[in-house]
Molecule: c-di-GMP-I riboswitch aptamer
Organism: Actinomycetota bacterium
RNA sequence: ACAAGAUAAAGGCAAACUCAUCGUAAGGUGGGGACGCAAAGCCACGGGUCCAAUUAUAUUAAAAAGGAUAGCCGGGUUGCCUCA
Numbered sequence: 001a002c003a004a005g006a007u008a009a010a011g012g013c014a015a016a017c018u019c020a021u022c023g024u025a026a027g028g029u030g031g032g033g034a035c036g037c038a039a040a041g042c043c044a045c046g047g048g049u050c051c052a053a054u055u056a057u058a059u060u061a062a063a064a065a066g067g068a069u070a071g072c073c074g075g076g077u078u079g080c081c082u083c084a
Base pairs, nucleotide, nucleotide: 004082005081012037013036017032018031019030020029021028022027035071041077042076043075045074046073047072048069049068050067051066055063
């Protein structure tokens, strides 16, 4: 240096829920709060899942465009420590 991740050390992030706020919505942001996480750091490239105000249709539903999800999986990229 690469790989790997333990009854290690120093730390980190933060689910559900709740308050405020943005959004049609999914969901996001900030405070509280901890289910958990060795990348639960970052990136929508591929797949999956969710939304559906707008578009077209007579309604519902489904769909296209669009949006979301990185704590769904894969991939890319950066990083702390070091027992075997």